[in-house]
RNA sequence: AAAUGAAAAAGGCAAACCUGCCGAAAGACAGGGACGCAAAGCCACGGGCCUAAGACGUAUGUUAAGGCAGCCGGGUUGCCAUG
Repeated sequence: AAAUGAAAAAGGCAAACCUGCCGAAAGACAGGGACGCAAAGCCACGGGCCUAAGACGUAUGUUAAGGCAGCCGGGUUGCCAUG
């Protein structure tokens, strides 16, 4: 140093749900709360998924410039232990 996460320590994050708040929505943010997580830190680059305001359409339709990193892959940084 690659790799690995069996046992352990120091800690960390926080699903559902509730309240507030922003948003057309999806969803985000803050507080509470813990289902889980060794990258559940960060980045929408590839795939996938959600929404459809606006646009197009005769139309209940199509569409991301909006989202999801806790769906997968990739990039990048990093704690502890083994090594």

The RNA shown here (c-di-GMP-I riboswitch aptamer) has 83 nucleotides and comes from Anaerocolumna jejuensis DSM 15929. Its mean pLDDT, the model's own confidence on a scale to 100, is 90.